[in-house]
RNA sequence: ACUGAGCGAGGCGAUGGAGCUCGCCCCAACCGCCGGUGACGGCUGAUGGCUCCUACCGGAAC
Numbered sequence: 001a002c003u004g005a006g007c008g009a010g011g012c013g014a015u016g017g018a019g020c021u022c023g024c025c026c027c028a029a030c031c032g033c034c035g036g037u038g039a040c041g042g043c044u045g046a047u048g049g050c051u052c053c054u055a056c057c058g059g060a061a062c
Base pairs, nucleotide, nucleotide: 010025011024012023013022016053017052018051019050020049021048032043033042034041035040
């Protein structure tokens, strides 16, 4: 110097925050779907899952 392993710390799971839980990653994990040759056009969702808050959408009542 390179490579590998272990430990610690941490990060990630298509749009914000928090708790719990599951899985994944070690510079990778991750970065949705449909149509189209392309340019581009269309669609759903704030969760990986559960709960709460915020935003957004729809309906009803005052």